[in-house]
Context: one part of a larger RNA
RNA sequence: ACCGGCGAGUUAUCCUUGCAUGCGAGGUUAAGCUGACAAAGCGGAGCCGCAGCGAAAGCGAAUCUUAAUAGGGUGUGCAGUAUGCAGGGAUAGACCCGAAGCCGUAGUGAUCUAGUCAUGAGCAGGUUGAAGGCUGGGUGAUUCCAGCUGGAGGACCGAACCGACCCCCGUUGAAAAGUUGGCGGAUGACUUGUGAUUAGCGGAGAAAUUCCAAUCGAACACGGCGAUAGCUGGUUCUCCCCGAAAUAGCUUUAGGGCUAGCGUUGAACGGAUCUACGCGGAGGUAGAGCACUGAAAUCACGCGGGCGGCACCUAGCCGUACCAAUUGAUAUCAAACUCCGAAUGCCGCGCAAGAAUAUUCAGCAGUCAGACUGUGGGUGAUAAGGUCCAUGGUCAAGAGGGAAACAGCCCAGAUCAUCAGAUAAGGUCCCAGAAUCUAUGCUAAGUGGAAAACGAUGUGGAGACGCGCAAACAGCUAGGAGGUUGGCUCAGAAGCAGCCAUCCUUAAAAGAGUGCGUAACAGCUCACUAGUCGAGUAUCUCUGCGCGGAAAAUUAACCGGGGCUAAAGCAUAGUACCGAAUCUAUGGAUUAAUGUUUCAUUAGUGGUAGGGGAGCGUUCCAUACAGCGUUGAAGGUAUACCGAAAGGAGUGCUGGAGCGUAUGGAAGUGAGAAUGCCGGU
Repeated sequence: ACCGGCGAGUUAUCCUUGCAUGCGAGGUUAAGCUGACAAAGCGGAGCCGCAGCGAAAGCGAAUCUUAAUAGGGUGUGCAGUAUGCAGGGAUAGACCCGAAGCCGUAGUGAUCUAGUCAUGAGCAGGUUGAAGGCUGGGUGAUUCCAGCUGGAGGACCGAACCGACCCCCGUUGAAAAGUUGGCGGAUGACUUGUGAUUAGCGGAGAAAUUCCAAUCGAACACGGCGAUAGCUGGUUCUCCCCGAAAUAGCUUUAGGGCUAGCGUUGAACGGAUCUACGCGGAGGUAGAGCACUGAAAUCACGCGGGCGGCACCUAGCCGUACCAAUUGAUAUCAAACUCCGAAUGCCGCGCAAGAAUAUUCAGCAGUCAGACUGUGGGUGAUAAGGUCCAUGGUCAAGAGGGAAACAGCCCAGAUCAUCAGAUAAGGUCCCAGAAUCUAUGCUAAGUGGAAAACGAUGUGGAGACGCGCAAACAGCUAGGAGGUUGGCUCAGAAGCAGCCAUCCUUAAAAGAGUGCGUAACAGCUCACUAGUCGAGUAUCUCUGCGCGGAAAAUUAACCGGGGCUAAAGCAUAGUACCGAAUCUAUGGAUUAAUGUUUCAUUAGUGGUAGGGGAGCGUUCCAUACAGCGUUGAAGGUAUACCGAAAGGAGUGCUGGAGCGUAUGGAAGUGAGAAUGCCGGU
């Protein structure tokens, strides 16, 4: 891991509701007795009901409060009771499994380990050379010096022995702590044998929460014990009807509860509910506005202040390129502004149609982690697959088609069957069902098939305005002059550093000069003009589609792919077709309502938590079948039969002794999951 077996809402008592039955202003017995361990009978103690009110005495259809005959509170109307079954609750282990823990016992443990006690044992070899001693030297005598001797030490090196500092290996190990190689102590606070001793609210501890038998912030064993578990996991056959919630309030409450909300079942009520329309209301949002409250820009006037001047005894006067109130003009802003002010929504009334609600009472729940998406907002950064509200939708609890794939998006709500039809969203070149469809345009970027500010003679459409065959625009040829080097300034200033002025002349035209240039001139050029050429040209606005801006991490990888360019892209218009469990058609099942109740009609039949209903099967019991069975029971196995399902038959083989059917009854009554338990492989 698989297979097989076992494995979870039970039982007792009481309460409550429903259903059934008996009796009924009553109902009923309990223990016990008789009896066959029965049925049945006896047994009326007791219990519930028939009357309540008051704290009570008590009174009583009343009573309590009270001074009260007032008022007020509770009553006076409504049938109960016993038994059985079912739903729910309470008390019990109370659906099952699961803690860590707590307490108890003259409970068991110091054969491990810690300390201690008693009695024994062990420590190769090598080194160093303390005190003391002896001899000699030395001295007045000591101190002292030298040599020898001596053999001290928690002394040195290093095996056994004890330990465990480092790395590898090992890590389902050879080993529940080890191996190899190095390493520390090794006459000592050393190591060790044997025996003994200290016990859990304790002992021991050179002290680490360390050890007390592979267990230690309190050992182990048994008991209290089925401790408790607002937590996790699991909870076993079928079909039918309905079908939620993830919210509010409170909570030592926040992953738990209680009440309400939302579900279901029954009863009552009888249209009280919803949708559309009409009429009548309240309101201060969106928008808008500036009349209030505030914010805020410019200008005008300039209270007041600052600064400067005059005056200075005080009062004051003047100026102001400073700040600036009020007022006025213009133009703005606001969730906590409003002179205004919708659409929706909400409330009331009326009315037609449709749907099948609404409300009340009673039984039973589940839900209190929600998710995304559209819209209106708060918060955040006008970030988040963020967070918090409101209001719709979907998912949750919803399958099917589309979006390549994709709970929450788009379409659409699956009763069953069909080798029928029509459609939705979305599509129709091939993969791949259906148009290489029709008409008119656009795009050249593979744009389509990711992105901004900004940039650009890309290209299409609409418009405005100037010039133009009296010749425009562009190019080419030629001119572009004189007074004059205008005046000033300046070292210089001559069109071209700067300031002022900007005239006149000749002309087809030519600025007291557009740019380059020079130290200043010069030089080049432009404006302007003529010629040449011969038809459009310059500028601006709005708009369609494109271009650049554009760098990412494993090849292509930002159309699902192939591939697509008068498209298979984009825009507008149109006609076909494909396309779902939608709709239709035909047949069947089932629920509810209605009716003329064989039957028909209408409306339904996705579904988690959950409520309700109807059944199947297993074991045992009672009764019946004067049932079946060695001419083969149960069980096993194979099988194309029957039933809407759980399931039920028939037959063959196997098996070898019990079993069924009908009607009732009672339960150790249904397994795939619990890191389930036991067995087998």
The prediction has a mean pLDDT of 86. Large-subunit ribosomal RNA, domain II from Erysipelotrichaceae bacterium NK3D112, 681 nucleotides, folded computationally.